[in-house]
Formats: sequence, C1' cells, structure tokens
RNA sequence: ACGCUCACAAGGGGGUGCCCUCGCGCGCAAAUGCGACGGGCUGAGAGGCGGGUUCGCCAACCCCUCGAACCUGAUCCGGGUCAUGCCGGCGGAGGGAUUGCGAGCCAUGACGCG
Repeated sequence: ACGCUCACAAGGGGGUGCCCUCGCGCGCAAAUGCGACGGGCUGAGAGGCGGGUUCGCCAACCCCUCGAACCUGAUCCGGGUCAUGCCGGCGGAGGGAUUGCGAGCCAUGACGCG
C1' cells in the first nucleotide's frame, strides 16, 4: 500500500398500514368512500402540507452492493387477531440506491537507500 474495523460529511434509495369511536356523503338498511393535531395494535418509522385517479414537497426513521431498508411474487400459503405483512413460510427466489476524508489494525512487517 491493498484489505479489515470504526467515526464523520455530502449525495442517493425507501415505506407511511390495520381496528374502534365520532362526523359527512350515499341510501330503507348494509357495504364502500372521505374527514378528525380522537383512541388502540405492531414496529426503527405508520407524521405534516398541497392538489387529489394518486402524485409532489417537507420532517423523523431505516437502508446504500459486506445490500431482508424496500419492491415483485401477493387478491399467495400456514398460524394468530377486533383487524392488519401481526408472526412464520415464500427467501441459498428475482430485483434494489455511493462517493470522499480521517483514525486504528495489518506493521518490531514488505520494499528501497545508507
């Protein structure tokens, strides 16, 4: 030096669900839909604003090839729950977003010169 470990910086990637109560709309009713700085569940994170087919911006959190952050498969399968990716399978399946600087180790070393 390469490499490994750690820290930092800028940049990039990502998800934002389910249930209850109340209100609105619809209607005989139910289902479905929208809203609430109301409540609850899991989690690192389920938040705000704008327009609204769902996208955009911002915040927090997580992840960046050593890649299960996250997506597809999936209107999946088994279990469990009031309900939900809630848990497990799927998964030695397929995709998936980086550079820089510093410190330590390697190093009483290698290599070179005298």
Molecule: TPP riboswitch aptamer (THI element)
Organism: Fulvimarina manganoxydans